[in-house]
Context: one part of a larger RNA
RNA sequence: CUGGGCGUAAAGCGUCUGUAGGUGGUGUGCUAAGUCGGGGGUGAAAUCCCAGGGCCCAACCCUGGAACUGCCUUCGAUACUGGCAUGCUGGAGCGCAAUAGAGGCGGAUGGAAUAUACGGUGUAGAGGUGACAUUCGUAGAUAUCGUAUAGAACACCGAUGGCGAAGGCAGUCCGCUGGAUUGUCGCUGACACUGAGAGACGAAAGCGUGGGGAGCAAACAGAAUUAGAUACUCUGGUAGUCCACGCCCUAAACGAUGCAUGCUUGUUGUUGAUUUCCUUCGGGGGACCAGUGACGAAGCUAACGCGUUAAGCAUGCCGCCUGGGGAGUACGGUCGCAAGAUUAAAACUU
Numbered sequence: 001c002u003g004g005g006c007g008u009a010a011a012g013c014g015u016c017u018g019u020a021g022g023u024g025g026u027g028u029g030c031u032a033a034g035u036c037g038g039g040g041g042u043g044a045a046a047u048c049c050c051a052g053g054g055c056c057c058a059a060c061c062c063u064g065g066a067a068c069u070g071c072c073u074u075c076g077a078u079a080c081u082g083g084c085a086u087g088c089u090g091g092a093g094c095g096c097a098a099u100a101g102a103g104g105c106g107g108a109u110g111g112a113a114u115a116u117a118c119g120g121u122g123u124a125g126a127g128g129u130g131a132c133a134u135u136c137g138u139a140g141a142u143a144u145c146g147u148a149u150a151g152a153a154c155a156c157c158g159a160u161g162g163c164g165a166a167g168g169c170a171g172u173c174c175g176c177u178g179g180a181u182u183g184u185c186g187c188u189g190a191c192a193c194u195g196a197g198a199g200a201c202g203a204a205a206g207c208g209u210g211g212g213g214a215g216c217a218a219a220c221a222g223a224a225u226u227a228g229a230u231a232c233u234c235u236g237g238u239a240g241u242c243c244a245c246g247c248c249c250u251a252a253a254c255g256a257u258g259c260a261u262g263c264u265u266g267u268u269g270u271u272g273a274u275u276u277c278c279u280u281c282g283g284g285g286g287a288c289c290a291g292u293g294a295c296g297a298a299g300c301u302a303a304c305g306c307g308u309u310a311a312g313c314a315u316g317c318c319g320c321c322u323g324g325g326g327a328g329u330a331c332g333g334u335c336g337c338a339a340g341a342u343u344a345a346a347a348c349u350u
Base pairs, nucleotide, nucleotide: 004321005320006319007304008303012318014201015200016199017198021194022193023192025088026087027086028085029084030083031082033081034080035077036076037075038074039073040072041071042070049065050064051063052062053061054060091191092188093187094186095184096183097182098181099180103177104176105175106174107173108172109171110154114150115149116148117147118146119145120144121143125136126135162169163168206247207246208245209244210243211242215241216240220236221235222234223233258317259316260315261314262313263312266295267294268293269292270291271290272289274287275286276285277284278283299306300305323350324349325348332343333342334341335340
C1' cells in the first nucleotide's frame, strides 16, 4: 500500500436514452509506448545495514563494503496490453417472411348501472343501523312502468394470462405509431458493454388557467356510540376525482435484489413462435427458441431462503453503505407559482 459489503442487518439512483471516461471478440503483419532482460551514467556526504577498528565499556567516532528498491540513456525480447494496417464472423446491427399482445397517441361509437327531470299506476311509509336517530315523504315519497338528459367507469371473457424501460396499460371500431419474438442464414463487419455530468419519462396527492361535475368523497355540518369521541357507524356534503393546456418529481416508485455477457444436474405447469411424427381430423407425442410460474442437484447464505428468471461460478462498468439519536434536519446552493423537492452537515448525546 491492497483489503469488507449492498434481498430481510447500513447500503441498488423510480426508470430509460446517452456525452466524457472505463472496459472490449477473432486471424495475420508491422511497431515497440506499456511490459521483460543486459550494459552504461547518475542516485553528494551523513544516516540505516554488514564487517573491522579507536576512546577501559557503552553512547560516540573512524575505515571499508553493501544499499540507496529511483531516474536518464543504450542494446535486445515480442507472449500479453496499447498503436497502425489488412482480414474474419460466434458479439452487435440491417434486410426478407411470419406471429402474439389492456404497448402509446388521436377520433368515433355501445350497452348495463347510477343520479336527476317530466309523465302514468299507486298509498303511507321509505332510508338507515347492532339498535336508534339525524334525513326523505300526503306539496304524494319508497316501489313500478315509459320518455329525456348528464357524467364517470367498462360486468362476463379474465387467468397462477399478455404488453411496456419504469410509472403503468382493459367495452367496441377506425387511423397513426413504438417495441418484442420466431424463421431464413441474405447483407454490414466489432459498428460492442457500461455510463460521472446531461436529457427524457415518471402512480397518487397537490398547484395554475379554463371547462365539466352522475357517483364517490378529504374538509365541514348533523345524528348515534361513549365517561369523553375532534374517531370507528349513519344522514348530508365542498375541494378533489373527469377533460384540455402548463407545473410539481415524490412513493413500501418493491423482486425491498443496478445493467450487460459467459458458464453450471433436473422435475413440473403455462404464454407466443418454428419444426417433426402419429391421427379416428377432435387432437396427441417429440425437438428447439423467447417469456412467465412452482419445486428442487451442486453451490451460496448468519439464518430465512436463493437456486439456468441465482442471492451459484466469473468478467466489465456505474450507483450506494460505514453504530443509534441529532437528521434526510439546519445553513448555503439549485429547482418550483406555492406546497415543497434536491444536494447536505455539525455541536451535543448515547

About this RNA:
This is a predicted structure of a 350-nucleotide part of an RNA (small-subunit ribosomal RNA, central domain) from an uncultured Alphaproteobacteria bacterium. Its mean pLDDT, the model's own confidence on a scale to 100, is 88.